The RNA shown here (transfer RNA) has 60 nucleotides and comes from Mionectes macconnelli. Its Rfam family is "tRNA". The source organism's lineage runs through Eukaryota, Eumetazoa, Euteleostomi, Tyrannidae and Mionectes. The sequence is in RNAcentral, with records from Rfam.
[in-house]
RNA sequence: AUGGUCUAGUGGUUAAGGACACGGCCCUGUAACGGCGGAGACCCGGGUUCAAUUCCCGGU
Numbered sequence: 001a002u003g004g005u006c007u008a009g010u011g012g013u014u015a016a017g018g019a020c021a022c023g024g025c026c027c028u029g030u031a032a033c034g035g036c037g038g039a040g041a042c043c044c045g046g047g048u049u050c051a052a053u054u055c056c057c058g059g060u
Stems, first nucleotide, its partner, number of pairs: 001060001004020004012050001022038001024036003043059005
C1' cells in the first nucleotide's frame, strides 16, 4: 500500500468519508460554469481476537 487519481479514518453494530475524474438528469441556442442523484476501493498470505480494513509476522 484504501475506487481511475489524490487522500481521511477506525478492533465492532447500518452502507468505509472527502476532493478531482467518470456517467446520468436539470440548467444553456450548444458548450462551459452551476445544481441534484449514481457507479466505483481497504495489496497478498498467515497469526492474535468472540470479532481485523485497523494489531502482529512474512511476501511483493